Predicted 3D model of a 66-nucleotide RNA (transfer RNA) from a marine eukaryotic metagenome. The coordinates come from a structure-prediction model, not an experiment, and the mean pLDDT is 83. Rfam family: tRNA.
RNA sequence: GAGUAUAGCAUAAUGGUAGUGCAACAUCCUUCCAAGUUGAAGAUGAGGGUUCGAUUCCCUCUACUC
Numbered sequence: 001g002a003g004u005a006u007a008g009c010a011u012a013a014u015g016g017u018a019g020u021g022c023a024a025c026a027u028c029c030u031u032c033c034a035a036g037u038u039g040a041a042g043a044u045g046a047g048g049g050u051u052c053g054a055u056u057c058c059c060u061c062u063a064c065u066c
Stems, first nucleotide, its partner, number of pairs: 001066005008022004016052001025039002028036001045061005
């Protein structure tokens, strides 16, 4: 100097209700387990600015990568 930071993990999101997959939990199914079905919960690194409204745009800081 450049880039990245979103749920336990991985990964999306044209400024307008933050999704998806896996995992975990509960339910159904099964004699039981596994597999499968259904449901609910769970997240925008920190602090400011712009805006009616910020994951998104701007600034600073922190951590990581080059």